[in-house]
């Protein structure tokens, strides 16, 4: 080059104001918030004469991933003969719910700068529909950073 084992810590933000109403942080109108890798014409240091190299940090909507709800597996109970319903564990194969950006303008190049005008956002609950309230969740989790001990 490659690469095994365990361990530990850390991992998400946001309704302020005003309208209507018996009620509404659920509706209207303004307002507010963007997990985690990668990608970089931006920024910051550094290094070369130089082209350009290295190192940090840059996207909600550009490619992935991840809670969450479906889904497959299981179990336990009810119900039953018609494959049905409650509930609890696993799985992360499957990618359904499932997701959302264009114009312009700078350049050799824009999915990422700049500049304008869109857009999006899980399942339950609720005196009235929720990204922002309550739950599940003193939970998972992408993933980050470290510790010990081994080979090369």
């Nucleotide at each position: 080059a490659c690469u095994u084992a365990u361990c530990c810590u850390c991992a998400g933000g946001g309704c302020g104001g005003g309208g209507u109403g018996a009620a509404a942080u659920u509706c209207c109108c303004c307002a507010c918030c963007g997990g985690c890798g990668g990608u970089a014409u931006c920024c910051c240091g550094g290094c070369a004469c130089g082209a350009g190299c290295c190192g940090g940090g840059g996207a909600g909507c550009c490619c992935g991933c991840g809670a969450g709800c479906g889904c497959u597996u299981u179990c336990u109970c009810c119900a039953g003969a018609g494959u049905g319903g409650a509930g609890g564990a696993a799985g992360g194969u499957c990618a359904g719910c499932a997701g959302a950006c264009c114009u312009g303008g700078u350049g050799c190049g824009a999915a990422g700068c700049c500049a304008g005008g869109g857009c999006c956002g899980a399942c339950g609950g609720u005196c009235a529909c929720a990204g922002u309230c309550c739950g599940g969740a003193u939970g998972g989790a992408a993933g980050a950073g470290g510790g010990u001990a081994c080979g090369a």
Molecule: FMN riboswitch aptamer (RFN element)
Organism: Desulfocurvibacter africanus subsp. africanus str. Walvis Bay